[in-house]
Transfer RNA from Candidatus Xenolissoclinum pacificiensis L6, 72 nucleotides, folded computationally.
Lineage of the source: Bacteria > Pseudomonadati > Anaplasmataceae > Candidatus Xenolissoclinum > Candidatus Xenolissoclinum pacificiensis.
Rfam family: tRNA. From the family's description: Transfer RNA (tRNA) molecules are approximately 80 nucleotides in length.
The RNAcentral record of the sequence draws on ENA and Rfam.

RNA sequence: GAUCCCGUAGCUCAGCGGUAGAGCGUUCGCCUUUUAAGCGACAGGUCAUGGGUUCGGCUCCCAUCGGGAUCA
Numbered sequence: 001g002a003u004c005c006c007g008u009a010g011c012u013c014a015g016c017g018g019u020a021g022a023g024c025g026u027u028c029g030c031c032u033u034u035u036a037a038g039c040g041a042c043a044g045g046u047c048a049u050g051g052g053u054u055c056g057g058c059u060c061c062c063a064u065c066g067g068g069a070u071c072a
Base pairs, nucleotide, nucleotide: 001071002070003069004068005067006066007065010024011023012022013021018055027041028040029039030038048064049063050062051061052060
C1' cells in the first nucleotide's frame, strides 16, 4: 500500500428496512440463623463519527476513525 471482517448496555453478544434485546454483572426485594445458591423487579444505549438514499436507517451506499486477519 491492497483486500476482507468487526465497532450495539459495565462485560460477552443477538438484532441485517417498521417500538433496540438476551445472558452475565450492578441496585432493590423475597427466601435463608448468616453467607453463597435460588426466585422476582427496576435501572442502565447520541447503535464508532459525519454525510447520502428512503415515508422510515442499528440494518443499504460513500467517506473518516479505531481494532483484527490475509497478501505485498